[in-house]
RNA sequence: UUUAUCCUUCGGGGCAGGGUGAAAAUCCCUACCGGCGGUAAUGAGACACUAUGUCUCUCAGCCCGUGACCCGGCUCAACGAGUUUUUUGAGACGGUGGAUUUGGUGAAAUUCCAAGGCCGACAGUGAAAGUCUGGAUGGGAGAAGGAAAUA
Numbered sequence: 001u002u003u004a005u006c007c008u009u010c011g012g013g014g015c016a017g018g019g020u021g022a023a024a025a026u027c028c029c030u031a032c033c034g035g036c037g038g039u040a041a042u043g044a045g046a047c048a049c050u051a052u053g054u055c056u057c058u059c060a061g062c063c064c065g066u067g068a069c070c071c072g073g074c075u076c077a078a079c080g081a082g083u084u085u086u087u088u089g090a091g092a093c094g095g096u097g098g099a100u101u102u103g104g105u106g107a108a109a110u111u112c113c114a115a116g117g118c119c120g121a122c123a124g125u126g127a128a129a130g131u132c133u134g135g136a137u138g139g140g141a142g143a144a145g146g147a148a149a150u151a
Stems, first nucleotide, its partner, number of pairs: 001151001003149001005147006017029003031131002033120002035066004043057006061118002070095003074091005079082001100116005122134003
């Protein structure tokens, strides 16, 4: 350093101000927020060296992929027989699941710079929710560290 295994820890932000109304953190004006991995011309640093090269860290909500939520059959387990929706739990798999343009620079940018635009699970609620409450002291993409073994 690589690979399979195991352990520990970590692992999501945001309605301030105003309007209407009996009632809205849900509507309207306005405000605010952006998981994880990849890509990457930003920025910073180190080394070699004067041609620049190599390496490290770092830069995307809307480019590629992915997680939470939801759905499906399958497998396994438990209760013990469900059929009025065939009970409960777990697992791997599959499906569903939102959004970007213009200008600038340049060899090269949906990533940089400028401007504008757009998007955001389910259930609940005196009134429709990205921001409140709840499932959730859950799950989780993954991140860091460690153990022992092999090459």